[in-house]
Glycine riboswitch aptamer from a Bacillota bacterium, 133 nucleotides, folded computationally. It was read from a public genome assembly, where an Rfam model found it. Rfam family: Glycine riboswitch aptamer. Rfam's curators write: This family represents the bacterial glycine riboswitch. The model forms 81% of the base pairs in the Rfam consensus. Taxonomically the source falls in Bacillota (Bacteria, Bacillati).
RNA sequence: AGGAACGCUGCGGGAGAGCCUCACAGUAAGCAUGAGAUGAUCGGCUUGCAGGUGAGCGCCGAAGGAGCAAAGGCACUGCACAUUGCCGUGGUGGUUGCCCAAAACUUUCAGGCAAAAGGACCGUAGCUGGACG
Numbered sequence: 001a002g003g004a005a006c007g008c009u010g011c012g013g014g015a016g017a018g019c020c021u022c023a024c025a026g027u028a029a030g031c032a033u034g035a036g037a038u039g040a041u042c043g044g045c046u047u048g049c050a051g052g053u054g055a056g057c058g059c060c061g062a063a064g065g066a067g068c069a070a071a072g073g074c075a076c077u078g079c080a081c082a083u084u085g086c087c088g089u090g091g092u093g094g095u096u097g098c099c100c101a102a103a104a105c106u107u108u109c110a111g112g113c114a115a116a117a118g119g120a121c122c123g124u125a126g127c128u129g130g131a132c133g
Base pairs, nucleotide, nucleotide: 002132007127008126009125010124011123012122013121018057020056021055022054023053024052026049027048028047029046030045031044034042035041058113059112060111064109065107066106067105072099073098074097075096076094077093078092079091081090082089083088
């Protein structure tokens, strides 16, 4: 003097899978006329609106979570060889056990299956950060 990774924010893009079925409940209008002496009110049926509560079956994978490979490490063990007075160490190989270990793979716990929201990831503009030249 530049300013990486990780992390955060704004903007843009961003897939998949039932607008599933049933029951109950809410609300508006209408119909018949049941309860009520009448009225208020309650109940029944139909249609619309909203999309609440619960149950059931089917499905998706790209929030998140979880699982796994090779390689690497430790222990055990064999050996041409090297080192060494000995113990041992290095090197190399094997079996088993353990540790560590990825994903867009797997799982489908969570989440999702009209729109909206969300969405791994990508691009872009910044913030933080301070690797490194």